[in-house]
Model confidence (mean pLDDT): 79 of 100. This is a predicted structure of a 168-nucleotide RNA (glmS glucosamine-6-phosphate activated ribozyme aptamer) from Halobacillus andaensis. The RNAcentral record of the sequence draws on Rfam. Of the family's consensus pairs, 89% are formed in the model. NCBI's taxonomy places the organism under Bacteria, Bacillota, Bacilli, Bacillaceae, Halobacillus. Its Rfam family is "glmS glucosamine-6-phosphate activated ribozyme aptamer". By type it is a riboswitch.

RNA sequence: AUCAUUUAUAAAGCGCCAGGGCUGUGCAGAGCGGAUCAAGCACAGUUGACGAGGAGGAGGUUCAUCGAGCGUUCGGCGGAUGCCUCCCGGUUGCAGCACUUCAACCGCAUGUUUGUAUGCUAAACCAAAGAGGCGACUCUUUGACCAAAUCGUACAAACAAAGUGCCU
Repeated sequence: AUCAUUUAUAAAGCGCCAGGGCUGUGCAGAGCGGAUCAAGCACAGUUGACGAGGAGGAGGUUCAUCGAGCGUUCGGCGGAUGCCUCCCGGUUGCAGCACUUCAACCGCAUGUUUGUAUGCUAAACCAAAGAGGCGACUCUUUGACCAAAUCGUACAAACAAAGUGCCU
C1' cells in the first nucleotide's frame, strides 16, 4: 500500500459509476516562420439532483409529490418517508350517547367532491471575492432577487349508511 473480516458513524433530489460528456498523458504526427489541426485507441482524472414537502407497525412493490435552473438534474445501479395488502389505535357518516357491522379516511390527524382567499426565511443558478488543481473541475465567503404543490391556515356549498339498547 492492497485485499478480506469485524465494529462504529453517516441519508433520503440520498449514495455510487461500468454508458455518455469533458480534461490530461501517450500512440504521433501534419503544418513548419508559426498559428493551428488531429478521427480513433489505451491509461488516469473529472462531471453525474437546486431546494420545498413527506415516517404508527409488518410484508410486498417501483419511473414515489411540488416547483427552480445558462436544463447531461442525460443514462445505469442501489436505497428511500410514496403506493398496495394486512395488523394496532382512532375520526366522519341518524337530533344525542353506547355497542356491533359496513363505507371512506387519519397516525395528533382525520368522510367524499368542488370552489374562494391566503401563507411558506426557498436553495442552487447569477454576480463579486478568495482557496486547491497542468487542466476538465472542486470548495468557501458575501450580495441581490425569484417558486409551486396532492404542504399549512380560514371560509362556503353539495353529497354520505344499517341494526340493537338507553335517553328525550